[in-house]
Context: one part of a larger RNA
Molecule: large-subunit ribosomal RNA, half B
Organism: Chloroflexi bacterium CG_4_8_14_3_um_filter_45_15
RNA sequence: CCCUCGUUAAGGAACUCGGCAAUCUAACCCCGUAACUUCGGGAGAAGGGGGCCCGCCUGAAUAAGGCGGGGACACAAAAUUGGCUCAGGCGACUGUUUAACAAAAACACAGGUCUCUGCUAAAGCGAAAAAGCUGAAAUAUAGAGGCUGAUACCUGCCCAGCGCCAGAAGGUUAAAGGGAGAGGUUAGGGUAGUAAUAUCCGAAGCUUUGAGCUGAAGCCCUGGUAAGCGGCGGCCGUAACUAUAACGGUCCUAAGGUAGCGAAGUCCCUUGUCGGGUAAGUUCCGACCUGCACGAAUGGUGCAACGACCUGAGCGCUGUCUCAACGAGGGGCUCGGUGAAAUUGAAAUGGGGGUGAAGAUGCCCUUUACCCGCGAUUGGACAAAAAGACCCUAGCAGCUUUACUAUAACUUGGCAUUGGAUUUAGGUUGAACAUGUGUAGAAUAGGUGGGAGGCUAAGAAACCGGGGCGUCAGCUUCGGUGGAGCCGACAGUGAAAUACCACUCUUGUUUAACUUUGGUUCUAACCCGCCUUAAGGCGGGGACAAUGCCUGGCGGGUAGUUUAACUGGGGCGGUUGCCUCCUAAAAGGUAACGGAGGCGUCCAAAGGUUCCCUCAGCACGGAUGGAAAUCGUGUAUUGAGUGCAUUGGCAUAAGGGAGCUUGACUGUGAGACCUACAAGUCGAGCAGGGACGAAAGUCGGGCAAAGUGAUCCUACGGCACUGUGUGGAAGGGCCGUGGCUUAUCGGAUAAAAGCUACGCUAGGGAUAACAGGCUUAUCUUGCCCAAGAGUUCAUAUCGACGGCAAGGUUUGGCACCUCGAUGUCGGCUCGUCGCAUCCCGGGGCUGAAGUCGGUCCCAAGGGUCGGGCUGUUCGCCCGUUAAAGCGGCACGUGAGCUGGGUUCAAACCGUCGUGAGACAGGUUGGUCUCUAUCCAUCGUGGGCGCUGGAGAUUUGAGGGGAGCUGUCCUUAGUACGAGAGGAUUAGGAUGGACAGACCGCUGGUGUGUCAGUUGUCCUGCCAAGGGCAGUGCUGAGUAGCUAUGUCUGGAGGGGAUAAGCGCUGAAAGCAUCUAAGUGCGAAGCUCACCCCAAGAUGAGAUCUCCCACCGGAUACGGGUUCUAGCAAAAUUUAUUUUGCUGGAGCUUAACCGGGUAAGGCCGCAAGUAGACUACUUGCUUGAUAGGCGGCGUGUGUAAGCGGAGUAAUCCGUUAAGCUUAGCCGUACUAAUGGCCGAGGC
Repeated sequence: CCCUCGUUAAGGAACUCGGCAAUCUAACCCCGUAACUUCGGGAGAAGGGGGCCCGCCUGAAUAAGGCGGGGACACAAAAUUGGCUCAGGCGACUGUUUAACAAAAACACAGGUCUCUGCUAAAGCGAAAAAGCUGAAAUAUAGAGGCUGAUACCUGCCCAGCGCCAGAAGGUUAAAGGGAGAGGUUAGGGUAGUAAUAUCCGAAGCUUUGAGCUGAAGCCCUGGUAAGCGGCGGCCGUAACUAUAACGGUCCUAAGGUAGCGAAGUCCCUUGUCGGGUAAGUUCCGACCUGCACGAAUGGUGCAACGACCUGAGCGCUGUCUCAACGAGGGGCUCGGUGAAAUUGAAAUGGGGGUGAAGAUGCCCUUUACCCGCGAUUGGACAAAAAGACCCUAGCAGCUUUACUAUAACUUGGCAUUGGAUUUAGGUUGAACAUGUGUAGAAUAGGUGGGAGGCUAAGAAACCGGGGCGUCAGCUUCGGUGGAGCCGACAGUGAAAUACCACUCUUGUUUAACUUUGGUUCUAACCCGCCUUAAGGCGGGGACAAUGCCUGGCGGGUAGUUUAACUGGGGCGGUUGCCUCCUAAAAGGUAACGGAGGCGUCCAAAGGUUCCCUCAGCACGGAUGGAAAUCGUGUAUUGAGUGCAUUGGCAUAAGGGAGCUUGACUGUGAGACCUACAAGUCGAGCAGGGACGAAAGUCGGGCAAAGUGAUCCUACGGCACUGUGUGGAAGGGCCGUGGCUUAUCGGAUAAAAGCUACGCUAGGGAUAACAGGCUUAUCUUGCCCAAGAGUUCAUAUCGACGGCAAGGUUUGGCACCUCGAUGUCGGCUCGUCGCAUCCCGGGGCUGAAGUCGGUCCCAAGGGUCGGGCUGUUCGCCCGUUAAAGCGGCACGUGAGCUGGGUUCAAACCGUCGUGAGACAGGUUGGUCUCUAUCCAUCGUGGGCGCUGGAGAUUUGAGGGGAGCUGUCCUUAGUACGAGAGGAUUAGGAUGGACAGACCGCUGGUGUGUCAGUUGUCCUGCCAAGGGCAGUGCUGAGUAGCUAUGUCUGGAGGGGAUAAGCGCUGAAAGCAUCUAAGUGCGAAGCUCACCCCAAGAUGAGAUCUCCCACCGGAUACGGGUUCUAGCAAAAUUUAUUUUGCUGGAGCUUAACCGGGUAAGGCCGCAAGUAGACUACUUGCUUGAUAGGCGGCGUGUGUAAGCGGAGUAAUCCGUUAAGCUUAGCCGUACUAAUGGCCGAGGC
């Protein structure tokens, strides 16, 4: 320090998004209990009271009660064990749900309602196809599906759209039926030719194709239906104050929102306005109605009860807070044992300024820093973790739909399994019969031909009755009566002449065959049931149903896909081809979501040619006549005109007319321009046959530059290249032409839209949101000019129109680091910096009398409040204050906290959308990751160094801290002022906030102190004790630690300065605070005050103590002793000396080792210290700890005994007993012992 607990002075929600969390409360008995209500509830409402022990009484009672007595702070004495109330929203309720971030207002629910379903039910499962199964061994009071969601009061208007249901007259319409007709082939034939051959026609058959017509559902159509999907207006005027509009007008609609509710879970503006609650109320409640954008079973409005729901308020209660303190246990820490993980390019891993892919441990400059740990803290390592979930790009998936295309299922018709009879209606053919009126004519003459006779007792004329036709004249037929004639030819009329016969046309009737259609019926296919089961039989249905193939419809039920690009991110918007100009930098070319405009044609003359003409405007003149009509004269070089945009042209005209005309030709094309290709553009000349012109000549459209579309496919005309054995044909090819807003215009397909917050993948800092960077339009601040305001007066103060800077806090622009992750608003915590200063300090000016101010200059030392509302930053409000500053630090700070807001998954409302869904709209809910490697920071050690070794005491280079201010009194009611009022200055007193220290006081805590006490177990029992129950609970409380308690602090002073004020004083004979010189002058700077500090490797200073020990090794050298050789010299003549070259000893500092000194360390007893370590005290020459004694302190009168009382209990012994950590003593116990440590260049 963390976690889990205990207690807490005074206050009591001031905390906070929010009483989150934690208290309070609590079981039982008694009393008592409101609004409201669905009469059940609400209700344990709320709010009060009681209880222990002993004795007696009532009583069956050890229950319960009554009376009396007794002791406590406290009697459910511990443990178990509701805090309550008021109001609103939503949902009626109990229930259910996203196993592991959402328990809810979502789902369900009883109830309501709509639709379907008559049983082989509807609905559903099954599957390649079935069998089979559920529904249901049920039967419309049943089953299934949808919507709503108890109950109460209710549920308005709209059927135009989309669905659904019903209808069937008409329109359209598939397969199928049907077969007119057309094409191909050619036996044969025609024409031309002597022939070869060419060309034409073409039977039958075969073959390709095929119209009318018949032909269902569907759609169109006609109605119905909203508790089906859904929808439910605008403008203007009007009342005797104003305002408003009961009223009126007008437009539109399928109909224009009724009741009820309403700033709502729905209201943008919005914190609407008013009222209530509060000191203060973006929330809350009650109203109002201006409903962006309520509204009636996608239900509307109420409502008792209920809710781990959401919202507001109050009472109680509290460490949530002011503001924290102490204590307990478990971690952390130390030791012993055991022993992971993520992570890790490599590391020898500091600060500042700069630079830099734009935020550096690593680059540059500079500065700081002896080496190494341990405990802590998290600012950095754009820390770790997860190839970013946001965004974009590309892809995938799921979902939706009136995207496209398919398709299951359903449905329609045809054919088959599939048969008989009868009937209706239609068609074709055959037969029979009927039918036929222009005028004229005896009259109802179908056409043509034949024709002079035909019909009649097998019953003529005439009459009666019935039927049919009809042009209303009549014709025809049947039956009856009747009993013998009737018609034609001729004539006449007319286009045509009648009797009779034949063939035939129109219309119709009857009949037969075939065929189509509808109805009825039969039974034998087929299906179902029962019986029997080997066959079969019986009953019901029945050629239907069912199934197969073909076929039309419907068909997000299912499936596969599509759903453009550019783009200062994406989306929305705009654009996409062609022409003209500018940009375009004097060839050409040249980009941008740069600046301007046009085109997707037109003309039979607006083409060709020949000839002719000159415009616009202006001036003057001229009847109506004017500014402009037409006329004349002059002037006018281009200002007119050109079919249309612009540019370039054009008067020699390309402009304006007239005549004749079709060159708006055919076949070609040298050569160029342009150009990736494909395309595009110009074009002389040649041939043909033309137009105009006398001719030369011109003419292959138009003054030029726009007026457009590849390939495939397809159609028409032509050529006659190909022709699957041959000949043809089909088909193909070639030439010409047509069909594309293929406009995303070099054209993916004939044919294509959306949502995703349930999403997924690959990528991107190539591209957005945060932050940084650059920029600074915007923003903020300052300055310049000064029109004006200020009675007068620009500049006390304010300052228009304009101008110039600075800053880098706003909104932006850019898209530079980061998408193999840089966590995002606000709050809390902790700060730190800037100054453009909110306060306190110093000053200038003032439209400064004083007091209070205004404005500007200097100044960053310190300070800069508590609340109500809201997630808020901000803001408004309440109350204070000297003041309640503005900004930066990744909009400082999430490996520090929170998680209210925003920004995943659930859900509701409004709005939008057909829908899936969407909304910088609202609303409720919603997983924030134990261990820190490095740097950094705060602490604390070890090592070594500091030139012998120690013990003390210090200096202070340097660093840090502190730095605030009110009120009152005196000066003085003085200066000033008419008064009201009312100072500067100087001195004193006392506060607030802040900071440090401390525990005598006031308190807190005080889990090994004392006492009381409940339950229970134990010590055999009584008594007395012990354990456990949160220290069981409760009342007190020593030491220590503590604040809310106490004491202290900021000062005063010196030095140098700022703004400012001066002195002297020139440049500049003056003036001038300045240029040389010099003096004042601030809470600011520096010293002073407090703290750290010599690793200040620059290692300082002073005092004191300890001494100069022993051993070893080494010698390039130095010193010294001995010695070998050589040389020289000397004289003593065989020695000596010197030199050189060697050798052997000894010695000499640094070095190594040993024993010691002063001293220190380890160890031990401890604590005033403490994570460890360190520090401090002590170690027998000792009070260091324990024990013991005394005292103090706390508690509050122990036990035992005696006495009183029936008992509980009381009294006495007794202010007793006990008493941790305190004080003073006392060696009884434990502090045994060991090691290190100089010899000084």